The prediction has a mean pLDDT of 87. c-di-GMP-I riboswitch aptamer from a soil metagenome, 87 nucleotides, folded computationally.
RNA sequence: AAACGGCAAACCCACCGAAAGGUGGCGACGCAAAGCCAUGGGCCUACCGCGACGGGCGAUCGUCGCCACGGCUGCCAGGCCGCCGAA
Repeated sequence: AAACGGCAAACCCACCGAAAGGUGGCGACGCAAAGCCAUGGGCCUACCGCGACGGGCGAUCGUCGCCACGGCUGCCAGGCCGCCGAA
């Protein structure tokens, strides 16, 4: 190289979740680790919490900002494991 095979982006549907996102179905944009691990960087989200401002007698409510303890490995690195293989 070839072959046997493998995975499955977006859209749409159902369910879970505050969201990001996830799971299943459908479907193939792509992938030689698009197999596994959130460990480092990066990115996404902000229920709760904190702060500011405003409304309200008050319980408390609204808006904005910050925050990962929530996510993404199909963003990069690192770790673990691994199929086929001609000239």

Its Rfam family is "c-di-GMP-I riboswitch aptamer". Rfam links the family to the GO term cyclic-di-GMP binding.